[in-house]
RNA sequence: GAAGUCGGCCAGACCGCCGCUGGCGCAAGCUGGAGGAAGGUCCGGACUGCACAGGGCAGCCUAGGAGCUAACGGCUCUCCACCGCGAGGUGAGGAUCAGAGCAACAGAGACGAGUCCGUUCGUGGGCUCCGUCCCCGGGGUGUUCUGGGGCGUGCCGGCGCAAGCCGGCGCGCCACAGCCACCCCAUCCGGGGCGGGGCCCCGGAUGGGGUGAAACGGGCAAUCUCUAGGCGCAGCAACACCAAAUAGGCACACGCUGACCCGGCCCGGCGAGUGUGCGGGUAGGUGGCACCGAGCCGGUGGGGCGACCCCCGGCCCAGAGGAAUGGCGGUCACGGCAGGGCAACCUGCCGCACAGAAUCCGGCCUAUCGGCCGACUUCACAC
Numbered sequence: 001g002a003a004g005u006c007g008g009c010c011a012g013a014c015c016g017c018c019g020c021u022g023g024c025g026c027a028a029g030c031u032g033g034a035g036g037a038a039g040g041u042c043c044g045g046a047c048u049g050c051a052c053a054g055g056g057c058a059g060c061c062u063a064g065g066a067g068c069u070a071a072c073g074g075c076u077c078u079c080c081a082c083c084g085c086g087a088g089g090u091g092a093g094g095a096u097c098a099g100a101g102c103a104a105c106a107g108a109g110a111c112g113a114g115u116c117c118g119u120u121c122g123u124g125g126g127c128u129c130c131g132u133c134c135c136c137g138g139g140g141u142g143u144u145c146u147g148g149g150g151c152g153u154g155c156c157g158g159c160g161c162a163a164g165c166c167g168g169c170g171c172g173c174c175a176c177a178g179c180c181a182c183c184c185c186a187u188c189c190g191g192g193g194c195g196g197g198g199c200c201c202c203g204g205a206u207g208g209g210g211u212g213a214a215a216c217g218g219g220c221a222a223u224c225u226c227u228a229g230g231c232g233c234a235g236c237a238a239c240a241c242c243a244a245a246u247a248g249g250c251a252c253a254c255g256c257u258g259a260c261c262c263g264g265c266c267c268g269g270c271g272a273g274u275g276u277g278c279g280g281g282u283a284g285g286u287g288g289c290a291c292c293g294a295g296c297c298g299g300u301g302g303g304g305c306g307a308c309c310c311c312c313g314g315c316c317c318a319g320a321g322g323a324a325u326g327g328c329g330g331u332c333a334c335g336g337c338a339g340g341g342c343a344a345c346c347u348g349c350c351g352c353a354c355a356g357a358a359u360c361c362g363g364c365c366u367a368u369c370g371g372c373c374g375a376c377u378u379c380a381c382a383c
Stems, first nucleotide, its partner, number of pairs: 001379010012332007020033005035354001039365002042363005047235004059231005064078005079093001080091004094226002099224002101220002116209002118206005124201012137185006145178003149174011239287004249278006261269002295315005301310003334351007
């Protein structure tokens, strides 16, 4: 010098005039008067009312460890993971052997288990090829012959008292089978056994390939869930007090034996309410509420790495109840543009953000023109 990281701060200053608003004051007047976020209303408290013995369910929230604090989902220190060269940054960082759920595309298959391609196994099944061995078609008709069978019969033998039975040799008839003859159909193919090969299917095993972030092994709890802890509900339009008119309520007294009313009295008329007191609510008003406080400022005071705590001194610091905190002019400061000048600088014009209290406080987040300070990192150069 360049590029960065972290932390903190300012949010124009002064003067004049005119206004607004709170407090004090009889008045004159004096005095206070927006923010770092007053914002979003996200989280936690104070305060107030209601509820509440204790415990559980449901619901919501939180989630490494230790601490700070009134409390917190805030803050601090630290461990781990990721990002960054670094200073540093980010983290919804309990649990997936309780259970469920989920995963785009690709891929056969994505949370259920299974098999797309491949390898291998099986006395498994089907188809097909080769070798070898074995076998040779079917039907009809006919009769000579052969064979056995059935029926009838003759002769002989045996047995039996007999009827009859058994056996042998013949004859006749019947159908069958074979051979043969003729005719018809089919046709040199086919079938079976054994052995071997190929393809497909079925079943088992297996790891090689491929897809993908992930393929029975993991992930996601920022999906349900489980574990541990916490939380009663509502909010200042909370809430408390004072308290009209009208209507309604309660109590007492009087009243059809005539109340009240008809201007005071009597008569008369009318005909069912009248009077007093109490209490609740509303309009309205006051408080809550402008705070002696988780308050503000200062301290080379003390403790702690720190958030923070303690001590000492000083101070009192907006506040309405539809809502004040503003406008103009001048000087200076800051930024931008234009002109002049070698330059320092001069002149002119313009701009100055986000936003704005509403019971209060601690945080978070978001918005914000311009700037300032401190610590640290990386790179380059010089010594």

Description:
Predicted 3D model of a 383-nucleotide RNA (Bacterial RNase P class A) from a Pseudomonadota bacterium. The gene name in the source record is rnpB. NCBI's taxonomy places the organism under Bacteria, Pseudomonadati, Pseudomonadota. It matches the Rfam family "Bacterial RNase P class A". Its family is annotated with ribonuclease P activity, tRNA processing and dimeric ribonuclease P complex in the Gene Ontology. Rfam classes the family as a ribozyme. The coordinates come from a structure-prediction model, not an experiment, and the mean pLDDT is 76.